[in-house]
Overview
This is a predicted structure of a 71-nucleotide RNA (transfer RNA) from a Lachnospiraceae bacterium.

RNA sequence: AGGGGAUUAGUUAAACGGUUUAACAUCGGUCUCCAAAACCGUCGAAGAGGGUUCGACUCCUUCAUCCCCUG
Numbered sequence: 001a002g003g004g005g006a007u008u009a010g011u012u013a014a015a016c017g018g019u020u021u022a023a024c025a026u027c028g029g030u031c032u033c034c035a036a037a038a039c040c041g042u043c044g045a046a047g048a049g050g051g052u053u054c055g056a057c058u059c060c061u062u063c064a065u066c067c068c069c070u071g
Stems, first nucleotide, its partner, number of pairs: 001070007010024004018054001027041004047063005
C1' cells in the first nucleotide's frame, strides 16, 4: 500500500428494513434471627459523520479503533 472481518446495555453474546433479545451485573422486593442462595421485579445499548428509504441497528459511503491475510 491492497484485501477481508469486528464495533449493540456496566460485561458477554443474539437477531432482524417496521416497538432491540437474553444471561450475568446494578437497584428494589419476597424469604431468613442475620446473611448467602432461590424467586419476582427494575434499570440500561447500536463507534462517529453523511446518504438511500414512508421508516435504518440493519442497505450504501467516509472516518476512527482493533484483528487477520497478501506484498
Model confidence (mean pLDDT): 82 of 100. Rfam family: tRNA. The family's RNA type in Rfam is transfer RNA. The same sequence occurs in records of 2 taxa. NCBI's taxonomy places the organism under Bacteria, Bacillota, Clostridia, Lachnospirales, Lachnospiraceae.